Description:
Predicted 3D model of a 90-nucleotide RNA (Glycine riboswitch aptamer) from Pectinatus haikarae. The prediction has a mean pLDDT of 77. The sequence was found by an Rfam model in a public genome assembly. NCBI's taxonomy places the organism under Bacteria, Bacillati, Bacillota, Selenomonadaceae, Pectinatus. The model forms 84% of the base pairs in the Rfam consensus.
[in-house]
RNA sequence: ACGGACCUCUGGAGAGCCUCAGAUGAGCACCGAAGGAGCAAGCUGCUGAUUUUAGCAGUGAAUCUCUCAGGUAAAAGGACAGAGUAUGGA
Numbered sequence: 001a002c003g004g005a006c007c008u009c010u011g012g013a014g015a016g017c018c019u020c021a022g023a024u025g026a027g028c029a030c031c032g033a034a035g036g037a038g039c040a041a042g043c044u045g046c047u048g049a050u051u052u053u054a055g056c057a058g059u060g061a062a063u064c065u066c067u068c069a070g071g072u073a074a075a076a077g078g079a080c081a082g083a084g085u086a087u088g089g090a
Base pairs, nucleotide, nucleotide: 002088003087007084008083009082010081011080016028018027019026020025029072030071031070035068036066037065038064042059043058044057045056046055047054048053
């Protein structure tokens, strides 16, 4: 050169500041961007047929799906993106 954070800074969506006198509790409604879960093709194995293929099991991505967790004024959090740094290093 190049790589590069779990550290720093910046940007960063959605959905009731609803009801229960009040509440970190409960209820109903809702969101999808911490985390978690699900699977298509493909691949692998087994079985049956055997040029082609069928079934079963495993594996298998997401900003998709679910909504367990989380969230639904602001603040906080926030996938992801940009910059920097620690650091690796021909």